Model confidence (mean pLDDT): 85 of 100. Small-subunit ribosomal RNA, central domain from a Candidatus Peregrinibacteria bacterium, 353 nucleotides, folded computationally. It was read from a public genome assembly.
[in-house]
Context: one part of a larger RNA
RNA sequence: UUGGGCGUAAAGCGUUCGAAGGCGGAUCAGUUAGUCCGACGUUAAAUACCUACGGCUCAACCGAGGUCUCGUGUCGGAAACUGCUGAACUAGAGUAGUGCAGAGGCAAGUAGAAUUCCCAUUGUAGGGGUAAAAUCCGUAGAUAAUGGGAGGAAUACCAAAAGCGAAGGCAGCUUGCUGGGCACUUACUGACGCUGCGCGAACGAAAGCGUGGGGAGCGAAAGGGAUUAGAUACCCCUGUAGUCCACGCCGUAAACGAUGGAUACUCGGUGUGCGCCGGUUCAAUCCCGGUGCGUGCCUAAGCUAACGCGUUAAGUAUCCCGCCUGGGGAGUACGGUCGCAAGAUUAAAACUC
Numbered sequence: 001u002u003g004g005g006c007g008u009a010a011a012g013c014g015u016u017c018g019a020a021g022g023c024g025g026a027u028c029a030g031u032u033a034g035u036c037c038g039a040c041g042u043u044a045a046a047u048a049c050c051u052a053c054g055g056c057u058c059a060a061c062c063g064a065g066g067u068c069u070c071g072u073g074u075c076g077g078a079a080a081c082u083g084c085u086g087a088a089c090u091a092g093a094g095u096a097g098u099g100c101a102g103a104g105g106c107a108a109g110u111a112g113a114a115u116u117c118c119c120a121u122u123g124u125a126g127g128g129g130u131a132a133a134a135u136c137c138g139u140a141g142a143u144a145a146u147g148g149g150a151g152g153a154a155u156a157c158c159a160a161a162a163g164c165g166a167a168g169g170c171a172g173c174u175u176g177c178u179g180g181g182c183a184c185u186u187a188c189u190g191a192c193g194c195u196g197c198g199c200g201a202a203c204g205a206a207a208g209c210g211u212g213g214g215g216a217g218c219g220a221a222a223g224g225g226a227u228u229a230g231a232u233a234c235c236c237c238u239g240u241a242g243u244c245c246a247c248g249c250c251g252u253a254a255a256c257g258a259u260g261g262a263u264a265c266u267c268g269g270u271g272u273g274c275g276c277c278g279g280u281u282c283a284a285u286c287c288c289g290g291u292g293c294g295u296g297c298c299u300a301a302g303c304u305a306a307c308g309c310g311u312u313a314a315g316u317a318u319c320c321c322g323c324c325u326g327g328g329g330a331g332u333a334c335g336g337u338c339g340c341a342a343g344a345u346u347a348a349a350a351c352u353c
Base pairs, nucleotide, nucleotide: 003325004324005323006322007307008306012321014203015202016201017200021195022194023193025089027087028086029085030084031083033082034081035078036077037076038075039074040073041072042071048067049066050065051064053063054062055061092192093189094188095187096185097184098183099182100181104178105177106176107175108174109173110172111155116150117149118148119147120146121145122144126137127136163170164169208249209248210247211246212245213244217243218242222238223237224236225235260320261319262318263317264316265315268298269297270296271295272294273293274292275291276290277289278288279287302309303308326353327352328351335346336345337344338343
């Protein structure tokens, strides 16, 4: 609970697509469903309200007359707005053409540095590690150095407040396939749009799960050494799952801008990325000016409890969706759905302050 809100106090679904529904640009004509006006009917009585009315000595009470409001039916009328029908439009949306940038995605191939291991050689007593040590490695020759080989994972510099993607996220190089975006030209379509539940689908970090591979480094668990009163830790030496690949699940995160999406409007300054136009110029890729789309910072007005936000709004408005309603109990129990499981999702109450 017809209210007020959702950056940080409770509150924006992790993200996108989309069926229902809601909402929707500009012109003309028609219609009259919504809407508006009038008339008539209905809206039982009692009750309510009004009366300088009447009856009980007054009043309560009783009686009489009258009335508002709302709804609804029929008939007649209005035509601005909404709806509907028809025609026509181009500013929204889309298509086409010409260009452009990019770690956007998938697959295959390939490169160099480094770590580790193996082999050979040189060489001798230490190495490693820490605040200090020890466990540990080493005379069966380690560490260090040189040459050769194996294998896995990640790509220094470039690198950025940079770029791309709906979000998660994406980084050596090359090739193939492929999605989206931006600018310009105006050619075409002609509102085809926005949002999107409790309906449906897809994607979705890390960890985890299943099957089969792979395994260099790192490293939950585990073992050992230290520290300590203790040390189930922080530090050190090892080290299994895992981290990697293929396929299939899981579906959650401080999935954050803690800020849903769309559209329009509202002072400026200063960076940066990608385009386009003009100027400068012998010519310009430089420089200057303008403009479109991104991405940052600082601010006017305004907003805000404050912090802060401020044309990338948390300003001014409209449309649609989601969500909140004192703390704990509890994102729990039960039930349903999903999952191999872990669990996820939906989601209370008693009681208590």
The source organism's lineage runs through Bacteria, Bacteria candidate phyla and Candidatus Peregrinibacteriota. Rfam family: Bacterial small subunit ribosomal RNA. Rfam links the family to the GO terms ribosome and structural constituent of ribosome.